[in-house]
RNA sequence: UCCGACAAAAAGCAAAACCGGGAAAACCCGGUGACGCAAAGUCAUGGAUCUAAAGUUGAACUGAACCAGGACCGCCAGACUGUCGAU
Numbered sequence: 001u002c003c004g005a006c007a008a009a010a011a012g013c014a015a016a017a018c019c020g021g022g023a024a025a026a027c028c029c030g031g032u033g034a035c036g037c038a039a040a041g042u043c044a045u046g047g048a049u050c051u052a053a054a055g056u057u058g059a060a061c062u063g064a065a066c067c068a069g070g071a072c073c074g075c076c077a078g079a080c081u082g083u084c085g086a087u
Stems, first nucleotide, its partner, number of pairs: 003085001005087001012037002017032006035074001041080003045077003049071002055066003
């Protein structure tokens, strides 16, 4: 300098599920809990995915279609930052 592969140690994060709360929902927050993670740290910039309240269309007994300024970085890229470290 790099972080391709693999080992050890220290520290850390925390999926599903359950409980409580928030939200129209996706989902988020807290607790319990660990499936996993070297960026499972930060940023919605591009793509993917999810939702569709408001709005528009349309309908007429409450159902439909479209739509992201909503959500997700533990889907893939990109940017910034970063612990230890044998071969």